Transfer RNA from a bacterium, 75 nucleotides, folded computationally. The coordinates come from a structure-prediction model, not an experiment, and the mean pLDDT is 80. Rfam family: tRNA. The family's RNA type in Rfam is transfer RNA.

[in-house]
RNA sequence: UCCGGCGUAGCUCAGUGGUAGAGCAGCGCGCUGUUAACGCGUUGGUCGUCAGUUCGAAUCUGACCGCCGGAGCCA
Numbered sequence: 001u002c003c004g005g006c007g008u009a010g011c012u013c014a015g016u017g018g019u020a021g022a023g024c025a026g027c028g029c030g031c032u033g034u035u036a037a038c039g040c041g042u043u044g045g046u047c048g049u050c051a052g053u054u055c056g057a058a059u060c061u062g063a064c065c066g067c068c069g070g071a072g073c074c075a
């Protein structure tokens, strides 16, 4: 330098045009002599950034940033 993949909640991930969800974690309550476990409830997101397309974008397009892998170059 080129090619490919990925970026969504604190963590692991789903959602592939119609307005964002699960599990775990956290918080509260119940249960228990207490803790854990279990049950119920609940908080939590500028969907990497900017722009474009569209009535409508996490989703499609472009550029950029970051991470991972591969290729190339190398006196």
Stems, first nucleotide, its partner, number of pairs: 001071007010024004018055001026042005048064005